[in-house]
Molecule: transfer RNA
Organism: uncultured Coriobacteriaceae bacterium
RNA sequence: GGGGAUAUAGCUCAGCUGGGAGAGCGCAUGGCUGGCAGCCAUGAGGUCAGGGGUUCGAUCCCCCUUAUCUCCA
Numbered sequence: 001g002g003g004g005a006u007a008u009a010g011c012u013c014a015g016c017u018g019g020g021a022g023a024g025c026g027c028a029u030g031g032c033u034g035g036c037a038g039c040c041a042u043g044a045g046g047u048c049a050g051g052g053g054u055u056c057g058a059u060c061c062c063c064c065u066u067a068u069c070u071c072c073a
Stems, first nucleotide, its partner, number of pairs: 001072007010025004019056001027043006049065005
């Protein structure tokens, strides 16, 4: 220098054919328990890496950029 992959909640990750942003763990509150642990219920927590475009509508499609990993040289 060229090709490919990844980027979504504090962490690990889903997200189907473009239309509801989610799960587990963690956190907060409440309940069960004499208490801890554990279990149950409820809740908070998001610039979907950044910018632009297409579209009635974008995590998803197109372009550029950034970071990490990887292959070739």